[in-house]
Predicted 3D model of a 66-nucleotide RNA (transfer RNA) from a pig gut metagenome. The sequence is in RNAcentral, with records from MGnify. Rfam family: tRNA. Rfam describes the family as follows. Transfer RNA (tRNA) molecules are approximately 80 nucleotides in length.

């Protein structure tokens, strides 16, 4: 100097309600398990501040990692 930081994990979301896959829980199915199907819980978007009617998004600062 540049890049990354978002559910437990891996990643989306280019200013307008934060989502997906896997994982987890419950239910259905089965003699039982797996598989399959349905539903559900889980996030102060690393911290702080600013701009804006409104910020994951733009700006400043700071922390961690590469």
């Nucleotide at each position: 100097u540049g890049g990354u930081g978002u559910g437990g994990c891996u990643c989306a979301a280019u200013g307008g309600u934060a989502g997906a896959g896997c994982a987890c829980u419950u239910c259905a199915u089965u003699c039982g398990u797996a598989a399959u199907g349905a539903a559900g819980g889980g996030g102060u978007u690393g911290g702080g501040g600013g701009u804006u009617c409104g910020a994951u998004u733009c700006c400043c600062u700071u922390c961690a990692c590469c």
The coordinates come from a structure-prediction model, not an experiment, and the mean pLDDT is 84.